[in-house]
RNA sequence: CGAGUCGGUCAGGCGGUCGCGGCGGAAUUUUUUCCGCUGAGGAAAGUCCGAACAGCAGAGGGCAGGGUGCCGGGUAACGCCCGGCGGGGGCGACCCCAGGGACAGGGCCACAGAAACAUACCGCCCGGACCUGGCGGGUCCGGGCAAGGGUGAAAAGGUGCGGUAAGAGCGCACCGGCGGGGAGGCGACUCUCCGGCCAGGCAACCCCCACCCGCUGCAAGGCCUAAUAGGGAAGGAUGAGGUGGCCCGCUGAUCUUCCGGGUUGGCUGCAGGAGGCGGGAGGCGACUCCCGUCCCAGAGGAAUGACCGCCCAAGACAGAAUUCGGCUUACCGACCGGCUCGCUUC
Repeated sequence: CGAGUCGGUCAGGCGGUCGCGGCGGAAUUUUUUCCGCUGAGGAAAGUCCGAACAGCAGAGGGCAGGGUGCCGGGUAACGCCCGGCGGGGGCGACCCCAGGGACAGGGCCACAGAAACAUACCGCCCGGACCUGGCGGGUCCGGGCAAGGGUGAAAAGGUGCGGUAAGAGCGCACCGGCGGGGAGGCGACUCUCCGGCCAGGCAACCCCCACCCGCUGCAAGGCCUAAUAGGGAAGGAUGAGGUGGCCCGCUGAUCUUCCGGGUUGGCUGCAGGAGGCGGGAGGCGACUCCCGUCCCAGAGGAAUGACCGCCCAAGACAGAAUUCGGCUUACCGACCGGCUCGCUUC
């Protein structure tokens, strides 16, 4: 210098004029005016996970249903993050992976193929009979085999040597897998020795195992409060009516007061928080702890805008609505740092 990889920061700047929301102060105290301060994001988004908070139900155990799924850690929690293991890709820095169980059981494996979990289509070999015939070849029958061919994504391990009538883990070496022992590691797992020779795949199909999970969501919910319906209590007219005619008793229309109810409206939830920044300590890291400092939008038709001037590399995606932690998606670009590969120069 070029190519690449990982992590982080920013997301036009400055000035002027006008305007809007919130808070504080002053005047006015009907509501407006003035002054000061302050006013979107890294994703405010998708609403996909996890929580806080709230109401209802419950407080034990189980079934059903749903979710997660290598190991260890972080966290309030997670399906998130970090560090490892295993597998795959890259020369490399580094990147990607729903990655428990297929001897508990069921199911499926398209097309092709004889056969998809059990077989023999073409084949190889031995024996017998027959035909032909110089060695030999062919047909049928009985038996052995699964090496080779062929089909397929996949066919009872792979390669090689031996062995055999032909073959075969039949024997041996290495590799893969299985079982056992030893060593290392918290563990996933790795290394090594021995054994017997070998077991198809799919659980992002049912299922099994382990762990987790109540439902609804701030239009949650709480408080104050005119009114209406329905409800309750006390009292009055000793009072309509009913209780077979009458009395007592019971019930009770109507009236007054109170309670209660909770519509409209208002207040709250609602902005000091699993908070930001700086420093220190621990840790490989995610992260945690300590100290200092700061207050950083808060509406309820819902503010955060418009115009002008200058500069530059010419400005992307995009707008809060209960609040956090994540993930995912969108995004013109600029800058900083670590590392890798190649070339050149000293």
Overview: The prediction has a mean pLDDT of 77. A computed fold for a 346-nucleotide RNA from a Balneolota bacterium, annotated as Bacterial RNase P class A. It is recorded under the gene name rnpB. Its Rfam family is "Bacterial RNase P class A". Rfam's curators write: Ribonuclease P (RNase P) is a ubiquitous endoribonuclease, found in archaea, bacteria and eukarya as well as chloroplasts and mitochondria. By type it is a ribozyme. The source organism's lineage runs through Bacteria, Pseudomonadati and Balneolota.